This is a predicted structure of a 73-nucleotide RNA (transfer RNA) from a Patescibacteria group bacterium. The coordinates come from a structure-prediction model, not an experiment, and the mean pLDDT is 81. The organism belongs to Bacteria candidate phyla, within Bacteria. Its Rfam family is "tRNA". The family's RNA type in Rfam is transfer RNA.
[in-house]
């Protein structure tokens, strides 16, 4: 220098054919218990790495860019 993966909720990851973004965990409330745990039942939590394009619509398609990670040279 070149080329694969990967970046989505506090963590650890879904998201198949582009149609209004979800699981578990961990935290908040109730319940249940003598009190905590456990078990139930609900609830906060997102600029999907950054910026920019195509589209009636982009987490997804396209281009640069940042950092991680692997490989070539």
């Nucleotide at each position: 220098g070149c080329g694969g993966c990967g970046u989505u909720a506090g963590c650890u990851c879904a998201g198949u054919u582009g149609g209004u973004a979800g699981a578990g965990c961990u935290c908040c409330u109730g319940g249940u218990u003598g009190u905590g745990g456990u078990c139930c039942a609900g609830g906060c939590g997102g600029u999907c790495g950054u910026g920019g394009g195509u589209u009636c619509a982009a987490g997804u398609c396209c281009c640069a860019c940042a950092c991680g990670u692997c490989g070539c040279c």